[in-house]
RNA sequence: AAAGCCUGCCGGGCAGUCGCUGCUGUCGCAAGACAGGGGAGGAAAGUCCGGGCUCCGCAGGGCAGGGUGCCAGGUAACACCUGGGCGGCGCAAGCCGACGGAAAGUGCAACAGAAAGGAAACCGCCUGCAAUGCAGGUAAGGGUGAAAAGGUGCGGUAAGAGCGCACCGCGCGGCUGGUAACAGUCCGUGGCGAUGGUAAACCCCACCCGGAGCAAGACCAAAUAGGAAUCCUUUGGUGUGGCCCGCACUGGAUUCGGGUAGGUUGCUUGAGGCGUCCGGCGACGGGCGUCCCAGAUAAAUGACUGCAGGAAACAGAACCCGGCUUACGGGCAGGCUUUCACC
Numbered sequence: 001a002a003a004g005c006c007u008g009c010c011g012g013g014c015a016g017u018c019g020c021u022g023c024u025g026u027c028g029c030a031a032g033a034c035a036g037g038g039g040a041g042g043a044a045a046g047u048c049c050g051g052g053c054u055c056c057g058c059a060g061g062g063c064a065g066g067g068u069g070c071c072a073g074g075u076a077a078c079a080c081c082u083g084g085g086c087g088g089c090g091c092a093a094g095c096c097g098a099c100g101g102a103a104a105g106u107g108c109a110a111c112a113g114a115a116a117g118g119a120a121a122c123c124g125c126c127u128g129c130a131a132u133g134c135a136g137g138u139a140a141g142g143g144u145g146a147a148a149a150g151g152u153g154c155g156g157u158a159a160g161a162g163c164g165c166a167c168c169g170c171g172c173g174g175c176u177g178g179u180a181a182c183a184g185u186c187c188g189u190g191g192c193g194a195u196g197g198u199a200a201a202c203c204c205c206a207c208c209c210g211g212a213g214c215a216a217g218a219c220c221a222a223a224u225a226g227g228a229a230u231c232c233u234u235u236g237g238u239g240u241g242g243c244c245c246g247c248a249c250u251g252g253a254u255u256c257g258g259g260u261a262g263g264u265u266g267c268u269u270g271a272g273g274c275g276u277c278c279g280g281c282g283a284c285g286g287g288c289g290u291c292c293c294a295g296a297u298a299a300a301u302g303a304c305u306g307c308a309g310g311a312a313a314c315a316g317a318a319c320c321c322g323g324c325u326u327a328c329g330g331g332c333a334g335g336c337u338u339u340c341a342c343c
Base pairs, nucleotide, nucleotide: 001339002338003337004336005335006334007333008332009331010330013307014306015305016304017303018302020039021038023036024035025034026033027032041314045325046324048323049322050321051320052319053213054212055211056210060245061244062243063242065209066208067207068206069205070084071083072082073081074080085099086097087096088095089094100204101203105202106201107198108197122142123141124138125137126136127135128134129133150168151167152166153165154164155163169192170190171189172188173187174186175184176183177182217265218264219263220262227256228255229254230253231252232251236250237249238248239247272291273290274289275288276287277286278285279284
């Protein structure tokens, strides 16, 4: 200097004028006025997970169903995060993983090929005979295919083959290290077919799972028709996904018609933010100090001007929080890897 990898921060700032809105205080009968302080995001998005909270007279047991899937931790919890193991990609820094089981069973793999999973003889090689064919042996060589009865070498054989041996590979057992997943220039044993792939195929195994949701729920006020009809009715029926058992209760279901849909609350002090110290590889946890930081309800933060400047993409809260995924212009900071040049 170039090319890459990983992490963090920002999403406009200051001032003035006018305008919107919550809260607090003062004045006012009220309408309202004045003053002070506050006022959209890193994703507020998707509604994909997990919870807090509220309700359901069981939310108990089981079946079906659903979710997760290496090990150890973190967390309120999780399909999230951290660290590690194994596998793959990359020279590397790093990145990705739907990562339990194929020896419980079933299924699937076109075509080609003799043959595709308990499946082999097309060419070839060897032997014999009645000899251009037949019979027997063989799976080392060739062919087909993504994949064809472990690999290399030596011996042996009629020709061959783990048929035997050496080394490697594989299975089983032991030892060592590690909490574990796993690992090993370790030891022994077996000729070993347990012989391929696929479970993001069915399936098996392990663990986990009540349901509905702020339009949940609570309170106040007002109005109407304490309406009508049909069916079942204790051997019945109802009880927040389905079925069964249990338990509780004693009525339930359907159709037509009428009234109200107004107000208050839930509603923002939190598994909260910031700073600092301690523990931990880390996620994170603990101590101390400090701060209050949107609560709208047809839906509030907008417009103009000036200055500095490098300067704005994706995009607007609706009960709250922890994640994941998606969208995104540009700038700043730090660490690491590789290559080249110079000293």
This is a predicted structure of a 343-nucleotide RNA (Bacterial RNase P class A) from a Gammaproteobacteria bacterium.
The model forms 97% of the base pairs in the Rfam consensus.
It matches the Rfam family "Bacterial RNase P class A". Rfam describes the family as follows. Ribonuclease P (RNase P) is a ubiquitous endoribonuclease, found in archaea, bacteria and eukarya as well as chloroplasts and mitochondria. It is annotated as a ribozyme.
The organism belongs to Gammaproteobacteria, within Bacteria.